[in-house]
RNA sequence: GCCGACUUAGCUCAGUGGUAGAGCGACGCUUUCGUAAAGCGUAGGUCGUGGGUUCGACCCCCACAGUCGGCU
Numbered sequence: 001g002c003c004g005a006c007u008u009a010g011c012u013c014a015g016u017g018g019u020a021g022a023g024c025g026a027c028g029c030u031u032u033c034g035u036a037a038a039g040c041g042u043a044g045g046u047c048g049u050g051g052g053u054u055c056g057a058c059c060c061c062c063a064c065a066g067u068c069g070g071c072u
Base pairs, nucleotide, nucleotide: 001071002070003069004068005067006066007065010024011023012022013021018055026042027041028040029039030038048064049063050062051061052060
């Protein structure tokens, strides 16, 4: 230099055009003499950035940034 994959909650990841989710973690409550475990609930997101297409974009297109891999 060229090619490809990935970027979504604190962490690991779903979500293939129509209201953004799960597990773990955090916090609260119940239970217990108390702790742990268990059960129930709550909070937490400019979906990497900027444009475009569309009535409507996490999703399709372009550019850029970052991480990883391959080729030379």